Transfer RNA from Proteobacteria bacterium DTSAM18, 76 nucleotides, folded computationally. The source organism's lineage runs through Bacteria, Pseudomonadati and Pseudomonadota. The sequence was found in a public genome assembly.
RNA sequence: UGACCCGUGGUCGAAUUGGCAAGACGUCUGGUUCUGGCCCAGAAGGUUCCAGGUUCGAGUCCUGGCGGGUCAACCA
Numbered sequence: 001u002g003a004c005c006c007g008u009g010g011u012c013g014a015a016u017u018g019g020c021a022a023g024a025c026g027u028c029u030g031g032u033u034c035u036g037g038c039c040c041a042g043a044a045g046g047u048u049c050c051a052g053g054u055u056c057g058a059g060u061c062c063u064g065g066c067g068g069g070u071c072a073a074c075c076a
């Protein structure tokens, strides 16, 4: 320098053909318990990396950028 892949709550990770952003862990509250853990119930937590575009509608498609990874090339 080029090609390809990835980016979604604190962490991991789904989302069919573009059509209401799942779930688990963690956190908080309550119950249970002598206390804690386990278990049960509930709650909070999201600019879906950023900026544009297409569309009635974008996590998903297109363009540019940023970050990470893989490979190739280049220099030594």
Base pairs, nucleotide, nucleotide: 001072002071003070004069005068006067007066010025011024012023019056027043028042029041030040031039049065050064051063052062053061